[in-house]
Molecule: transfer RNA
Organism: Candidatus Berkelbacteria bacterium CG06_land_8_20_14_3_00_43_10
RNA sequence: GGGUCUGUGGUGAAGUGGCAUCACGUGGGUCUCCAAAACCCGAGUCGGGGGUUCGAUUCCCUCCAGACCUGCCA
Repeated sequence: GGGUCUGUGGUGAAGUGGCAUCACGUGGGUCUCCAAAACCCGAGUCGGGGGUUCGAUUCCCUCCAGACCUGCCA
């Protein structure tokens, strides 16, 4: 230099055109003498930019970050 894959709440993952979901964590509540456990409620997420589309986390281009594979000619 070339190729493949990945990037989604604090963490780990699902979702692959039409409401962003789950587990853990976290805040509040119920319960308890207090706490733990259990149960209920909530906050918080699509790497950046551009394009296609009525509509993009999803498709296309580009950039950024990471992982892996790998040279050809002289």